[in-house]
Context: one part of a larger RNA
RNA sequence: GAAUCAACGCUGGCGGCGCGCUUAACACAUGCAAGUCGCACGAGAAAGUGGAGCAAUCCAUGAGUACAGUGGCGUACGGGUGAGUAACACGUGGAUCAUCUACCCUUUAGUGGGGAAUAACCCUGGGAAACCGGGGCUAAUACCGCAUAAGCCUGGAAAGGGAAAGCAGCAAUGCGCUGAAGGAGGAGUCCGCGGCCGAUUAGCUAGUUGGUAGGGUAAUGGCCUACCAAGGCAAUGAUCGGUAGCCGGCCUGAGAGGGCACACGGCCACACUGGCACUGAAACACGGGCCAGACUCCUACGGGAGGCAGCAGUGGGGAAUCUUGCACAAUGGGGGAAACCCUGAUGCAGCGACGCCGCGUGAGCGAUGAAGCCCUUCGGGGUGUAAAGCUCUUUCGGCAGGAACGAUAAUGACGGUACCUGAAGAGGAAGCUGCGGCUAACUACGUGCCAGCAGCCGCGGUAAUACGUAGGCAGCAAGCGUUGUUC
Numbered sequence: 001g002a003a004u005c006a007a008c009g010c011u012g013g014c015g016g017c018g019c020g021c022u023u024a025a026c027a028c029a030u031g032c033a034a035g036u037c038g039c040a041c042g043a044g045a046a047a048g049u050g051g052a053g054c055a056a057u058c059c060a061u062g063a064g065u066a067c068a069g070u071g072g073c074g075u076a077c078g079g080g081u082g083a084g085u086a087a088c089a090c091g092u093g094g095a096u097c098a099u100c101u102a103c104c105c106u107u108u109a110g111u112g113g114g115g116a117a118u119a120a121c122c123c124u125g126g127g128a129a130a131c132c133g134g135g136g137c138u139a140a141u142a143c144c145g146c147a148u149a150a151g152c153c154u155g156g157a158a159a160g161g162g163a164a165a166g167c168a169g170c171a172a173u174g175c176g177c178u179g180a181a182g183g184a185g186g187a188g189u190c191c192g193c194g195g196c197c198g199a200u201u202a203g204c205u206a207g208u209u210g211g212u213a214g215g216g217u218a219a220u221g222g223c224c225u226a227c228c229a230a231g232g233c234a235a236u237g238a239u240c241g242g243u244a245g246c247c248g249g250c251c252u253g254a255g256a257g258g259g260c261a262c263a264c265g266g267c268c269a270c271a272c273u274g275g276c277a278c279u280g281a282a283a284c285a286c287g288g289g290c291c292a293g294a295c296u297c298c299u300a301c302g303g304g305a306g307g308c309a310g311c312a313g314u315g316g317g318g319a320a321u322c323u324u325g326c327a328c329a330a331u332g333g334g335g336g337a338a339a340c341c342c343u344g345a346u347g348c349a350g351c352g353a354c355g356c357c358g359c360g361u362g363a364g365c366g367a368u369g370a371a372g373c374c375c376u377u378c379g380g381g382g383u384g385u386a387a388a389g390c391u392c393u394u395u396c397g398g399c400a401g402g403a404a405c406g407a408u409a410a411u412g413a414c415g416g417u418a419c420c421u422g423a424a425g426a427g428g429a430a431g432c433u434g435c436g437g438c439u440a441a442c443u444a445c446g447u448g449c450c451a452g453c454a455g456c457c458g459c460g461g462u463a464a465u466a467c468g469u470a471g472g473c474a475g476c477a478a479g480c481g482u483u484g485u486u487c
Stems, first nucleotide, its partner, number of pairs: 001487004006483005013359006019352002021317001026315003030312003035073003040070002048061005080270003090194007099187003104183008112146001114144002121136006152161003166175003196242003203233003208230008245267004249260004272293005295306004323349001325348003331345001332343004362392004372383004396428001399422004406414001431476005436457003442471005452459002
């Protein structure tokens, strides 16, 4: 000098675009963040309104609506965090004749005929609750056989094995379902190479290294098991310890290099801590389950409930980091035939000079030059065209009116916003640091090795351009300076 997820001190007018818990992966009140489908299925209210009736009540409507249940798809995406991890985790280049792939696209072959249940519901029991049990009824695109098998699977062959579901529509037909092949996108696994520190860590290793057989997986493999052999790694640093998510990138630098890993994008890992599986095309699953643990809460003491490293927000820690906002209008995602519903993703707004960029705080004229203040050799000099005054302008801001693009018919949170027009009026808008040398900028007073300054050299002990104040000056400017960190 440049840079910064910065902080602190003084100061602070506006706008645009960004960024905003680096510390306790500490604990969390409250609300919201993943639902949807009645064109898969059975069932099915009430309030209200209208009518009848003396009334009890009944009928119609509300409505095949709401709430719930079975079933399907989604919940493995999106969002968060960086604890762990020195590893095929990541980057890059390959391999997969060792693999999988729901939804989507293309092609092809089918979609026949039966059965038995079960929730909801009704009856009933237990429990404080969470919830659990018994009996009875019922449906399906839920479940199970049978038939069929062009492909498919097993097998050397013979042969054997294995499917399906309907719904809507008057219909045409559409949406589905099953088997198979291909594609696209996605994923798993393996390998070469590459990227931290320590030798004051020198030896490490029994599923260890290899083989055979089996199990397991979508799939190779000590992945696992049994048996057999005795191997495997290491000074080109094994093992151990420390540190750390990796990369695209970002900062610096002429470059080489050095540093960093915040935002944005890709990958990985994690979801109170540890372990486990279930479901599923895919999870060993942040807002699913089980077990154990710590913690918090409820309890009738028998037993239960919970997990913000989602968005806001609270406490705590800290030098330090925001609103318990608006909207699904756009983009995208899930469900649905659709209407539509959901979406703290996202789009916006709010707060913060945290950063970058832009703009303003007025312009012209105006005295041998007011006052005040400062200095003075007392003559004067400086502040200084600065002010006042006169003549103008109107950015920003305030007021009034109009008013979008974003949406190609409808639909706009932002927003009566941006922007445009009009009238008024200099009116509301400048500070911070420094002035001994490095280093641009000097005098006076106060102080008297005191009080203090200080990045280095060094100033201060009675004439201090170095401390404090004032005037003046210099630099930068809505900032300025200090501190931390990097080059």
A computed fold for a 487-nucleotide part of an RNA from an uncultured Acidobacteriota bacterium, annotated as small-subunit ribosomal RNA, 5' domain. RNAcentral holds the full RNA, with entries from ENA. The coordinates come from a structure-prediction model, not an experiment, and the mean pLDDT is 89. It matches the Rfam family "Bacterial small subunit ribosomal RNA".